This is a predicted structure of a 102-nucleotide RNA (Glycine riboswitch aptamer) from Gemmobacter aquatilis.
Its mean pLDDT, the model's own confidence on a scale to 100, is 76.
It was read from a public genome assembly, where an Rfam model found it.
[in-house]
RNA sequence: CCGUCAGGAUCGGGAGAAUCCGGCGGGGGUCCAACCCCUUGGCCGGUGCCGAAGGAGCAACCGCCCCGGUAAACUCUCAGGCGCAAGGGACCGUUCUGACAA
Numbered sequence: 001c002c003g004u005c006a007g008g009a010u011c012g013g014g015a016g017a018a019u020c021c022g023g024c025g026g027g028g029g030u031c032c033a034a035c036c037c038c039u040u041g042g043c044c045g046g047u048g049c050c051g052a053a054g055g056a057g058c059a060a061c062c063g064c065c066c067c068g069g070u071a072a073a074c075u076c077u078c079a080g081g082c083g084c085a086a087g088g089g090a091c092c093g094u095u096c097u098g099a100c101a102a
Stems, first nucleotide, its partner, number of pairs: 003100005009095001011093003018047001020046005025039005048082003054078001055076003061069003
């Protein structure tokens, strides 16, 4: 100097799925009653949906063959998420660090 592996770190990219329904609360219109509109980054409940944090499950294959080991971006959705924003985000790349090899 180059290569391989691992990522505690750094920066960049990074998808999908209801602006759903109802109740309470707050604000506005109003004759301050009813009613209507807005709000949710206020709360609760329900239904529908998504998979790329995490989690769980299984094949081929292997074994000491009763049984067990073992994968995922596959499957399940416990968790998480579902207008925009924010946040999260597997994975990819950059830099860095460490180990190994030469």